[in-house]
RNA sequence: GGUUGAAAAAGGCAAACCUGUCGAAAGGCAGGGACGCAAAGCCACCGAUCUUAAGGGGUAUUGUCCUAAUGAUAGCGGGGUUACCAGC
Numbered sequence: 001g002g003u004u005g006a007a008a009a010a011g012g013c014a015a016a017c018c019u020g021u022c023g024a025a026a027g028g029c030a031g032g033g034a035c036g037c038a039a040a041g042c043c044a045c046c047g048a049u050c051u052u053a054a055g056g057g058g059u060a061u062u063g064u065c066c067u068a069a070u071g072a073u074a075g076c077g078g079g080g081u082u083a084c085c086a087g088c
Base pairs, nucleotide, nucleotide: 002088003087004086005085012037013036017032018031019030020029021028022027035075041081042080043079045078046077047076048073049072050071055067056066057065058064059063
């Protein structure tokens, strides 16, 4: 440097749920908590999914429906990038 992750060590992260907080929402952040994770570290580039605020439209009355990403998911897949331990 490449490759692999069966076992082990040092350790790491933290789903659901609860509390607080930000947000229109999806969801984020902090604390508690562990379902899981060998990149469950980082990046929305490609696909996918979620939401629907602005804008546009219908209805006709400030409500409801349709459309709509510039919002979100890296713990959906691919890709990029960095890294611990062990084997070869």

Overview:
c-di-GMP-I riboswitch aptamer from a Gammaproteobacteria bacterium, 88 nucleotides, folded computationally. The source organism's lineage runs through Bacteria, Pseudomonadati, Pseudomonadota and Gammaproteobacteria. Its mean pLDDT, the model's own confidence on a scale to 100, is 84. Its Rfam family is "c-di-GMP-I riboswitch aptamer". Rfam describes the family as follows. GEMM was predicted in a large-scale screen for bacterial structured RNA regulatory elements. Genes associated with GEMM are involved in a diverse array of functions, including chemotaxis regulation, signal transduction, secretion and chitin. The sequence was found by an Rfam model in a public genome assembly.